Model confidence (mean pLDDT): 83 of 100. The RNA shown here (c-di-GMP-I riboswitch aptamer) has 78 nucleotides and comes from uncultured Geobacter sp. Lineage of the source: Bacteria > Thermodesulfobacteriota > Desulfuromonadia > Geobacteraceae > Geobacter.
[in-house]
This record gives sequence, C1' cells and structure tokens, in this order.
RNA sequence: AUACGUUAAAGCUAAACCUUCUGUGAAGAAGGGACAGAAAGCCACGGGUCUUCAAGGGAAGAUGGCCGAGCUACCAAA
Repeated sequence: AUACGUUAAAGCUAAACCUUCUGUGAAGAAGGGACAGAAAGCCACGGGUCUUCAAGGGAAGAUGGCCGAGCUACCAAA
C1' cells in the first nucleotide's frame, strides 16, 4: 500500500412509528425515535420493485436500507 474483516477502540448512519411541510402519487425533507447496518457514504449505469400517464408500443418519475457494477473512506487484532 492492497485485500480481508470486526478482536478491539474512536466514531458514524438511522428502519418502523409519531408530528409538520412538499408532491397527483410512489416518495422526499425537518424534528423525535431506534429495527438494523462494516461502507445503510456517493451514484439511477444495468436489473428488480413501486407510482403516474397511457394501454398498442411505451414514456416520465421514485426506490441506493432490493441486487449488481463504479467512485471515495475510519481502524488496526489476525
């Protein structure tokens, strides 16, 4: 340095649910909250799922905590 990973340590994120706001909607944002996570950091490139418009073909959007890929990153036991 790279790979691996959780033996520790320092930390980090934050499900469901509740309140408020935005959106036709899926859903998103803020506050509370804590199921879980070793990239639950970023990213819509490829699939999957969901929503809207159509319905002949499809188009537009959402989802990264559905999966894969890409980029970046703490620790130092083995």